Record summary: SAM riboswitch aptamer (S box leader) from a Bacteroidota bacterium, 119 nucleotides, folded computationally. The organism belongs to Bacteroidota, within Bacteria. Of the family's consensus pairs, 91% are formed in the model. It was read from a public genome assembly, where an Rfam model found it. Rfam family: SAM riboswitch aptamer (S box leader). Rfam describes the family as follows. The SAM riboswitch is found upstream of a number of genes which code for proteins involved in methionine or cysteine biosynthesis in Gram-positive bacteria. The SAM riboswitch acts at the level of transcription termination control. The predicted structure consists of a complex stem-loop region followed by a single stem loop terminator region. An alternative and mutually exclusive form involves bases in the 3' segment of helix 1 with those in the 5' region of helix 5 to form a structure termed the anti-terminator form. The coordinates come from a structure-prediction model, not an experiment, and the mean pLDDT is 80.

RNA sequence: GAUUUAUAAAGACGGGUGGAGAGAAUAGGCUCAUUGAAACCCGGGCAACCUGCCGAUAAGCUUCGGGCUGGUGCCAAAACCUACCUGAAAGGCCUAAUUGCCCUCAGGACUAAUAAACC
Numbered sequence: 001g002a003u004u005u006a007u008a009a010a011g012a013c014g015g016g017u018g019g020a021g022a023g024a025a026u027a028g029g030c031u032c033a034u035u036g037a038a039a040c041c042c043g044g045g046c047a048a049c050c051u052g053c054c055g056a057u058a059a060g061c062u063u064c065g066g067g068c069u070g071g072u073g074c075c076a077a078a079a080c081c082u083a084c085c086u087g088a089a090a091g092g093c094c095u096a097a098u099u100g101c102c103c104u105c106a107g108g109a110c111u112a113a114u115a116a117a118c119c
Base pairs, nucleotide, nucleotide: 001119003117004116005115006114007113013043014042015041016040017039021032022031023030026083027082028081029080044075045074046073049071050070052068053066054065055064056063079111084108085107086106087105088104091102092101093100
């Protein structure tokens, strides 16, 4: 890096170095930031994907729980929101009228991230 599967409105911050950006990419919006961004380091924490352990369960290498060892991950805002598709009540715009468009909501897809397996 490719493929497959799973997950996401919950949860969890202090210090040091640093010195202007950051929130994946494109666009728009919005937000964070000199009361100090990114990045790196130290300590702390959250969570429960994987390994082991413990308890329960099962015919079983099953399922559930604990969060104890270890490997990752994560610690502003829903993956910050929207973008593509489908559906929907009300409202607004357009029209002679329908269609249509906007707004809002729900579901799905896409993309990305992380974990695990495999190449």